[in-house]
Molecule: c-di-GMP-I riboswitch aptamer
Organism: Methylobacter sp.
RNA sequence: CAUUUGAAAGCCUAAACCCGUUGUCAAGCGGGCACAGAAAACUGCGGGUCUAUAAGGCGAGAUAGCUGCGUUGCCUAU
Numbered sequence: 001c002a003u004u005u006g007a008a009a010g011c012c013u014a015a016a017c018c019c020g021u022u023g024u025c026a027a028g029c030g031g032g033c034a035c036a037g038a039a040a041a042c043u044g045c046g047g048g049u050c051u052a053u054a055a056g057g058c059g060a061g062a063u064a065g066c067u068g069c070g071u072u073g074c075c076u077a078u
Stems, first nucleotide, its partner, number of pairs: 002078002006074001012037002017032006035065001041071002044069004048063004
C1' cells in the first nucleotide's frame, strides 16, 4: 500500500421503554437505559417506507438502526 477477517479485544454508536422538551404529524433533541451493530461514520446520488394536505397535478417533511452505490475509519490475517 492492496486485499481480507471480526462483536474476539480496544474504541465507538445506542434499539425498545421512561422523564422533559420541539413539532399539525411522521418524527427530532437532552438525560437514563441497553436490543443490537464491522462502518449503526458521513450524507453525495438513487430506491423503499411513513406523515400532513388532498378531486387531480405539482410540491413539502420524516426515516441514514430500510436498502444499493460512493468516500473515510478500528482490529486480525495474507